[in-house]
RNA sequence: GAUGAACGCUAGCUACAGGCUUAACACAUGCAAGUCGAGGGGCAGCACAGAGAUAGCUUGCUAUCUUGGGUGGCGACCGGCGCACGGGUGAGUAACGCGUAUCCAACCUGCCCAUUACUCGGGGAUAGCCUUGCGAAAGUAAGAUUAAUACCCGAUGUUGUUUGAUUGCCGCAUGACGGUCAAACCAAAGAUUUAUUGGUAAUGGAUGGGGAUGCGUGACAUUAGGUAGUUGGUGAGGUAACGGCUCACCAAGCCCACGAUGUCUAGGGGUUCUGAGAGGAAGGUCCCCCACACUGGAACUGAGACACGGUCCAGACUCCUACGGGAGGCAGCAGUGAGGAAUAUUGGUCAAUGGACGAGAGUCUGAACCAGCCAAGUAGCGUGCAGGAUGACGGCCCUCUGGGUUGUAAACUGCUUUUAGUUGGGAAUAAAAAGAGGGACGUGUCCCUAAUUGUAUGUACCAUCAGAAAAAGGACCGGCUAAUUCCGUGCCAGCAGCCGCGGUAAUACGGAAGGUCCAGGCGUUAUCCGGAUUUAUUGGGUUUAAAGGGAGCGUAGGCGGGACGUGUAAGUCAGCUGUGAAAGUUUGCGGCUCAACCGUAAAAUUGCAGUUGAAACUGCCGUUCUUGAGUGUGCGCAGGGAUGUUGGAAUUCGUGGUGUAGCGGUGAAAUGCUUAGAUAUCACGAAGAACUCCGAUCGCGAAGGCAGAUGUCCGGAGCACAACUGACGCUGAGGCUCGAAAGUGUGGGUAUCAAACAGGAUUAGAUACCCUGGUAGUCCACACAGUAAACGAUGAAUACUCGCGGUUGGCGAUAUAUUGUCAGCCGCCACGCGAAAGCAUUAAGUAUUCCACCUGGGGAGUACGCCGGCAACGGUGAAACUCAAAGGAAUUGACGGGGGCCCGCACAAGCGGAGGAACAUGUGGUUUAAUUCGAUGAUACGCGAGGAACCUUACCCGGGCUUGAAUUGCAGCUGCAUAGUCUAGAGAUAGGGCUUUUCCUUCGGGACUGCUGUGAAGGUGCUGCAUGGUUGUCGUCAGCUCGUGCCGUGAGGUGUCGGCUUAAGUGCCAUAACGAGCGCAACCCUUUUCCAAGUUUACCAUCAGGUCAUGCUGGGGACUCCUUGGAUACUGCCAUCGCAAGAUGUGAGGAAGGUGGGGAUGACGUCAAAUCAGCACGGCCCUUACGUCCGGGGCUACACACGUGUUACAAUGGGCGGUACAGAAGGUUGCCACCUGGUGACAGGGCGCUAAUCCUUUAAAACCGUUCUCAGUUCGGAUUGGAGUCUGCAACCCGACUCCAUGAAGCUGGAUUCGCUAGUAAUCGCGCAUCAGCCAUGGCGCGGUGAAUACGUUCCCGGGCCUUGUACACACCGCCCGUCAAGCCAUGAAAGCCGAGGGUACCUGAAAGCCGUAACCGCGAGGGGCGGCCUAGGGUAAAAUUGGUGAUUGGGGCUA
Repeated sequence: GAUGAACGCUAGCUACAGGCUUAACACAUGCAAGUCGAGGGGCAGCACAGAGAUAGCUUGCUAUCUUGGGUGGCGACCGGCGCACGGGUGAGUAACGCGUAUCCAACCUGCCCAUUACUCGGGGAUAGCCUUGCGAAAGUAAGAUUAAUACCCGAUGUUGUUUGAUUGCCGCAUGACGGUCAAACCAAAGAUUUAUUGGUAAUGGAUGGGGAUGCGUGACAUUAGGUAGUUGGUGAGGUAACGGCUCACCAAGCCCACGAUGUCUAGGGGUUCUGAGAGGAAGGUCCCCCACACUGGAACUGAGACACGGUCCAGACUCCUACGGGAGGCAGCAGUGAGGAAUAUUGGUCAAUGGACGAGAGUCUGAACCAGCCAAGUAGCGUGCAGGAUGACGGCCCUCUGGGUUGUAAACUGCUUUUAGUUGGGAAUAAAAAGAGGGACGUGUCCCUAAUUGUAUGUACCAUCAGAAAAAGGACCGGCUAAUUCCGUGCCAGCAGCCGCGGUAAUACGGAAGGUCCAGGCGUUAUCCGGAUUUAUUGGGUUUAAAGGGAGCGUAGGCGGGACGUGUAAGUCAGCUGUGAAAGUUUGCGGCUCAACCGUAAAAUUGCAGUUGAAACUGCCGUUCUUGAGUGUGCGCAGGGAUGUUGGAAUUCGUGGUGUAGCGGUGAAAUGCUUAGAUAUCACGAAGAACUCCGAUCGCGAAGGCAGAUGUCCGGAGCACAACUGACGCUGAGGCUCGAAAGUGUGGGUAUCAAACAGGAUUAGAUACCCUGGUAGUCCACACAGUAAACGAUGAAUACUCGCGGUUGGCGAUAUAUUGUCAGCCGCCACGCGAAAGCAUUAAGUAUUCCACCUGGGGAGUACGCCGGCAACGGUGAAACUCAAAGGAAUUGACGGGGGCCCGCACAAGCGGAGGAACAUGUGGUUUAAUUCGAUGAUACGCGAGGAACCUUACCCGGGCUUGAAUUGCAGCUGCAUAGUCUAGAGAUAGGGCUUUUCCUUCGGGACUGCUGUGAAGGUGCUGCAUGGUUGUCGUCAGCUCGUGCCGUGAGGUGUCGGCUUAAGUGCCAUAACGAGCGCAACCCUUUUCCAAGUUUACCAUCAGGUCAUGCUGGGGACUCCUUGGAUACUGCCAUCGCAAGAUGUGAGGAAGGUGGGGAUGACGUCAAAUCAGCACGGCCCUUACGUCCGGGGCUACACACGUGUUACAAUGGGCGGUACAGAAGGUUGCCACCUGGUGACAGGGCGCUAAUCCUUUAAAACCGUUCUCAGUUCGGAUUGGAGUCUGCAACCCGACUCCAUGAAGCUGGAUUCGCUAGUAAUCGCGCAUCAGCCAUGGCGCGGUGAAUACGUUCCCGGGCCUUGUACACACCGCCCGUCAAGCCAUGAAAGCCGAGGGUACCUGAAAGCCGUAACCGCGAGGGGCGGCCUAGGGUAAAAUUGGUGAUUGGGGCUA
């Protein structure tokens, strides 16, 4: 895009076209084929004339009854014509059925037209009617009588038919046509009334039919052979006609791989849909042809039928019946039932068109024309138009005092009236024929006149009236694909054409608002074509994506070198002729108001046939050539094949010798062998198999394949020469042959090795890998088998197309350095090709020829069938079902029990710890009313918390409040607020009295307090997977990127790689890259040295004064310190190495030496890492509670498990005494000197200090001395008892500290594990934050003392760069295979069971036809009867084909 459609929602009008696709299923009822009286006898019914009677009654008229073929007409009957047309359906048919073209010299043709001739004379019947029977009916019998255009006989008779004779001419042929003569045979019908019409014979035409042939016209080869009247001949019969059409005889043919036969499917064409076309699909309506008419068979009549509304027979079914017997055929029009998703009225009319009959009027006509139903299609029209902003209300949305959108949309104002409605008018279609009258010509035609005939229809159309009045929906809105937001839902409900959407912010589900697309329709489903170059003729492929046969020979077939010819003309090209129906298609013009629709003309119909030419090309014919192909001569070549002979080494075995305890085997072992003497070693012997070195990117062969030497036989290619043949060629469906290994059969052989098997190991297991044994086999002969990653994953042949290098064989040139050429085998590369990888004269390039093969993955190389095989198995080779992928090449990552290089307290070397004990602290778990919450490998666990007794506090119990505990706007009221105090209560709170009683003021009031109302509240409730911000980690690792250029179809690459170097992507060199950015480094702080300047609270060298003592004082500006500003270090110098960068040195110098030490500083990113409980914030949730206040409790629980620490286990120590040296930090709600008291914590007094001034502040370890002497101790200090101190409203749950007493575990810690490379580890003390106090042994800082070790990078962990493989990409914590269990689905096998269609054989055999025939009938013709042939149908039987079903069984697919 399309449809004979169906379904869902919706629906105003008109025109045109369409309407059982299913059950060729069954049918009630009505209609669909009759007509002619001008063929006939007649008269049942109707009407009339005539006659008669009766009644009303006036002679006449009217009515009724009877009669009446006399008339109009006419049921039934005889006869003629028609019924073979028109209408329906598509079952059958794969066929001369259809289409197209040709032929019939092999044929027929009623009615129609033309021409010629004729139409004479007779006869006997029969239906009807009548009479009598039978039967329920349908129907039928007998008798009597009668007519014809019915039937019969005779006559005439050609140009007819047949036969014979003779002759002309034509044809490709059988033969045709014609002339002349002779013989035989065959005709006829009248009718009505004067004009026609009919009849007979014959010829020609027209029309319609019959037959033959070429070509075209489905699928399947898992259908390969079929055929006996079969193929042909002779003769006969039959037919309109040819013919095995039928029959007798003879011959053995005929069809088939160019697809016979069989099975399945199907009416064919014009045309229709789609497509650029070529094609593909379809065959409804309309037209042509065919076939059929309940199923099967048969003939009759006839011009025509083997007959839809005829006959006979058989069968099935239905109906009637008096049970004896009969009737029927909607695939005609309506209609009914059934089937189905689904398809209409039991309508009107013969007015028109057409048909039958008729002289005609006319009759009949479910053909036809109309109407009805149906959005089922196409086309047209309408549902209003213009103005109208405060952009109204309402809805929806948002960043919400406001805005956006619906939206000029509405309201409102003006206008119009198609269509529908009212009222009225109102066609064409009718032309003519026929009949009537008249006229003209002149013997059947024409003209004129008036009248008649309309179904549709009072329709189309026109006018009138009123009024926007009566008239819009459907689908969609994630992408494809035009159109987005909110709410609800929460992997539910659901959507979905494909991808996919939905797990709490869904543009995808459902609703709403808005929008988009179509519109009287819109969507869905089904089907066809397109897109799909995705079956490729146009127009594809086969190295790796699916796809080259394992290889050769060769049949059919296909294709094929140069030249010549007045050659030929099959293909090819051109002209002409015929045909290619109409409709349809396209175009022009025209008619319905337009359009659809219709009319008319043209084009087209690409085809077929004939004919006339052309002769380039292909084919054919003939002649010729040598370059393709082959032959010849010569030369060398090879692991080519077959079959003999022969050789040495090794292995195993045997015998003998020597010799003694192990051998063998492995990662390590064991099984095994061995004192009966192994292994080892020597000698001799036996057997079988394989051939070391040479040996190679080598050679040969068609492939498989081929390797010691040698003989014989066979085959091959190559080179050189150019003698011979003269296209002899290439490919190759079927076919034939060869064909590794394993395997099979028979017979040998068997040394080694070695499936199966056994044992030993390994292992969780180990039906394996490893070890010890070991049989088939491995070897030979003969036969089978016929497959391999049979691979170059690359079919064969020919020609052409840049180069370089190596190598094998042959031949040539030469200067013996080299070089040319032919044929092979390799490596690299240009053009070109390719998706890329890559190929590249040995093509995967450019071309030609032939063969084979492919068409998404799985199912499956499976099943069934067939063929082959001894078997194993091989060849051929599907479908159902299922998935949306499977696959190739390359890219970037990630990963690897891959590789290379490098780094890090990563290992190693060391030092000290943890893991064992007690305690502290955090976590898990458990418990609880609550033990609030978060953090959970590294990267949670002395973490948030840098201070949980109340508070904190978020948790629990109980008691209260509800504009609320806090902040704030507005309005009103109040005048106090505040502080102290009393009562109740656990308190919050409630109540009350007394005392104190504010500030500003423009005197209105305001500030401020309380209350009431109102608007905001509040939430440590949820979501860190909606977020901001902040943080951890990889990692202070050296990486991460960009611009331009270049390369690549692209993803991407290059740069950033390589070499050297560095702590470093740090630098140097190289370089299709050149530069740049974020990182590194540096800049910053601190520390170490120096310089300059400066001041007091710091300092004191010099001068002076003073004290028990002290920079205490005057003073000083030197030193130290502090502050500020500078300097210094850069591989700068030297030496060695190096191109350089740089590296090295017990180098120099220097306070410091190679980033001097430390800190701050954390690239692109990763972990949906952490945090909604620090803060902020979207959404959701609560609102007399999930908010808030108060008291108490809890976060401090305790069988247990883990992390981090402290103290220890002691003598490098503990106790006691003495003595010395810091740094940094803090301090007025504070630090506190000093004095007094206390054993002490501390208390009472009290100087100084808002700090370089005073205080914390005696640092401790160290050092000196003394004691303890190896023990659960003078170690260790837990726990517990008692007594206190301090803080605080308050130390019970639940504080710290002091003193006295008590004195637990613990004697150096399993597997495992942590930190640290120098002022570091270890060890020692001091300070600070938080803080009333403190559970601090934690955290953050400060200084004192002060080591050991690093060979080195194999290994463990982590990381960086390069490279490699990958089926991974939520990226190895990946992916993924098979069994088993469960459910579902389709399918194979299966004892059987049930069908279907076709054939064969036998039996039986109706009607019809044909043949035969003595008895019976008939005068006869003939008939009857009987018999035979033949077939439909029926029956029986055995096979084959093909379906369904089937207990059970096999595999397959899908499912978390």
Molecule: small-subunit ribosomal RNA
Organism: uncultured Bacteroidales bacterium